This is a predicted structure of a 101-nucleotide RNA (SAM riboswitch aptamer (S box leader)) from a Bacillota bacterium. NCBI's taxonomy places the organism under Bacteria, Bacillati, Bacillota. It was read from a public genome assembly, where an Rfam model found it. Rfam family: SAM riboswitch aptamer (S box leader). Rfam links the family to the GO term regulation of gene expression. Of the family's consensus pairs, 91% are formed in the model. Its mean pLDDT, the model's own confidence on a scale to 100, is 87.
RNA sequence: UCCUUAUCGCGAGCAGGCGAGGGAAUCGGCCUGAAGACCCUGCAGCAACCGGCCCCUGCGGCACGGUGCUAAUUCCGACCCCUGCAGGGGAAAGAUGAGCG
Repeated sequence: UCCUUAUCGCGAGCAGGCGAGGGAAUCGGCCUGAAGACCCUGCAGCAACCGGCCCCUGCGGCACGGUGCUAAUUCCGACCCCUGCAGGGGAAAGAUGAGCG
């Protein structure tokens, strides 16, 4: 990094550093940030995809290891279908895990 596949509801913060934007891309919104965001480091926590362990063998438990995550439904919408136009369903793209290359 291509492809395949599952999930995307809920959940979870402090400190140090940096110093201006950030919330994936484009557009429209909306939110957030000098009361220091985003990002980096340390520790902590959440969760249970893979490995491991357990037994009451289940869409079960544990949380030891590998990830991942810790504002808002993937923050909302755009594309397609339904619609009483309030809304509903589905895709596409994206994120994370696992697997074949």